[in-house]
Context: one part of a larger RNA
RNA sequence: GAUUAACGUUGGCGGUGCGUCUAAUACAUGCAAGUCGAGCGCUACUUCGGUAGAGCGGCGAACGGGUGAGUAACACGUUGGAAUCUGCCUCGAACUCAGGGAUAACAUCGAGAAAUCGAUGCUAAUACCGGAUAGUCCCGCAAGGGUAAAGAUUUAUCGGUUCGAGAGGAGCCUGCGUCCUAUUAGCUAGUUGGUGAGGUAAUGGCUUACCAAGGCGAUGAUGGGUAGCUGGUCUGAGAGGAUGAUCAGUCACAGGGGAACUGAGACACGGUCCCCACUCCUACGGGAGGCAGCAGUAGGGAAUCUUCCGCAAUGGGCGAAAGCCUGACGGAGCGACACCGCGUGACCGAUGACAGCCGUAAGGUUGUAAAGGUCUUUUCUGAGGGAAUAAUUAUGAAGGUACCUUAGGAAUAAGUAACUGCUAACUACGUGCCAGCAGCAGCGGUAAUACGUAGGUUACAAACGUUAUCC
Numbered sequence: 001g002a003u004u005a006a007c008g009u010u011g012g013c014g015g016u017g018c019g020u021c022u023a024a025u026a027c028a029u030g031c032a033a034g035u036c037g038a039g040c041g042c043u044a045c046u047u048c049g050g051u052a053g054a055g056c057g058g059c060g061a062a063c064g065g066g067u068g069a070g071u072a073a074c075a076c077g078u079u080g081g082a083a084u085c086u087g088c089c090u091c092g093a094a095c096u097c098a099g100g101g102a103u104a105a106c107a108u109c110g111a112g113a114a115a116u117c118g119a120u121g122c123u124a125a126u127a128c129c130g131g132a133u134a135g136u137c138c139c140g141c142a143a144g145g146g147u148a149a150a151g152a153u154u155u156a157u158c159g160g161u162u163c164g165a166g167a168g169g170a171g172c173c174u175g176c177g178u179c180c181u182a183u184u185a186g187c188u189a190g191u192u193g194g195u196g197a198g199g200u201a202a203u204g205g206c207u208u209a210c211c212a213a214g215g216c217g218a219u220g221a222u223g224g225g226u227a228g229c230u231g232g233u234c235u236g237a238g239a240g241g242a243u244g245a246u247c248a249g250u251c252a253c254a255g256g257g258g259a260a261c262u263g264a265g266a267c268a269c270g271g272u273c274c275c276c277a278c279u280c281c282u283a284c285g286g287g288a289g290g291c292a293g294c295a296g297u298a299g300g301g302a303a304u305c306u307u308c309c310g311c312a313a314u315g316g317g318c319g320a321a322a323g324c325c326u327g328a329c330g331g332a333g334c335g336a337c338a339c340c341g342c343g344u345g346a347c348c349g350a351u352g353a354c355a356g357c358c359g360u361a362a363g364g365u366u367g368u369a370a371a372g373g374u375c376u377u378u379u380c381u382g383a384g385g386g387a388a389u390a391a392u393u394a395u396g397a398a399g400g401u402a403c404c405u406u407a408g409g410a411a412u413a414a415g416u417a418a419c420u421g422c423u424a425a426c427u428a429c430g431u432g433c434c435a436g437c438a439g440c441a442g443c444g445g446u447a448a449u450a451c452g453u454a455g456g457u458u459a460c461a462a463a464c465g466u467u468a469u470c471c
Stems, first nucleotide, its partner, number of pairs: 001470003005467005012342006018335002020300001025298003029295003034059003039056002042053004066253003076177003080173002084170003089166008097131001099129002106121006137146003151158002179225003186216003191213008228250004232243004255276005278289004306332001308331003314328001315326004345375004355366004380408006389398001415460005420441003426455005436443002
């Protein structure tokens, strides 16, 4: 000098930030991902315009938000690369024909405590299926073979299929960089390479069969410990050292472990399945759950906030749109936790008042300090007015806030630590190696400027001091 700080004493206001560093411990309650009737059938209501509801279907839920457990690794940073995929979006080209069978909802039965499930019957689609068509698509040297689509609303749009290109995104490879330890010296059998096959969107021992015997290592392999990485941040003249809160990029994780499904994209925080631990319900047969989302609770801890308001703005999802959803976000609340700013009055005022303290009893000092006089109103209180933020007709949570005008009255507002040296600042009394102080040196055993109190002084100031950590 710095801090996501804590503790002690004290505490007026505003702005901007920041706020579980510990138990990746366990979680009551509410909310955090829906939307589309201009894809579809049905049910109820209806002012016959529609509205509401569950279901099928589409898109989204892989984003956004949280955390740092794991990870010493192509994880991250930077550089280069080839063997790849890509929903929505943009551009270009072509097409969009004629059919079929189901099923949920619903109805009737049935099982179950429940969660939920079964049987029979009915029905629709932009759900599903086969057929036709076929090129700049795919396979093939060629001949040839193969592969698509869906309609809706009402007159112009929104869609659908295929191919090519782009943008943005994602996967993969690579050179270099990236902590401590040798009281870890050898490590390795899919191991290292090749051939064939499989697998993937794609390269590759990624997997497998066979063949060869390689590969790494004192330029530190292997093992152990620790740790998310970076832009940055703190410090320092710099070199460097330390660090990785907030904000931004990226990776990993979602009670512990494993797995795949769907999908353009996940091996998926608020999806599925299995095992384990734990909690809850149960009619004991069986079920339900996952806050490292926002609040909040318990616990741990020196220690870290409201179960708030709003979608008005920005952004995101769905929708043709109106709009709906959005604890992202915008705001308010709490906390001197940090930084910055302001105030607690200004000027005059000596008989140097009273009082305190010291005293050689003369006086000195607190001290122009107070009183008193003249003024001001930042703040404060009352009253009145009152935004911008809305770009775009409408729409403002914040908010009757910021701000403005006016009235009142010095009114509402100062502490903390230190005073032996380092180190700015000294006397008295009490105590008597006691009580105590202390960062170091050291103080205290009867005259203590070092302990305790008082007066005085010094420093900083809505803070001051202590402790912890880094330079």